[in-house]
Molecule: transfer RNA
Organism: Candidatus Kaiserbacteria bacterium
RNA sequence: GGUCCCAUCGUCUAAUGGUCAGGACGCCAGGUUUUCAUCCUGGAAAUCGGAGUUCGAUUCUCCGUGGGAUCA
Numbered sequence: 001g002g003u004c005c006c007a008u009c010g011u012c013u014a015a016u017g018g019u020c021a022g023g024a025c026g027c028c029a030g031g032u033u034u035u036c037a038u039c040c041u042g043g044a045a046a047u048c049g050g051a052g053u054u055c056g057a058u059u060c061u062c063c064g065u066g067g068g069a070u071c072a
Stems, first nucleotide, its partner, number of pairs: 001071007010025004018055001027043005048064005
């Protein structure tokens, strides 16, 4: 340098172009408990950046950024 793949809450991971962007762990608050742990209930928290297509984009297209695989 060529080709291909990936990027979503703090972490891991879902989501036929129309979802309130869901779940687990973690965090916070409350309940239970003499206390801690466990358990129960609730809450906050995310789509890598830009442009395009579309009535509508996490999803499709292009460019960029970062990471990975492979060929030289």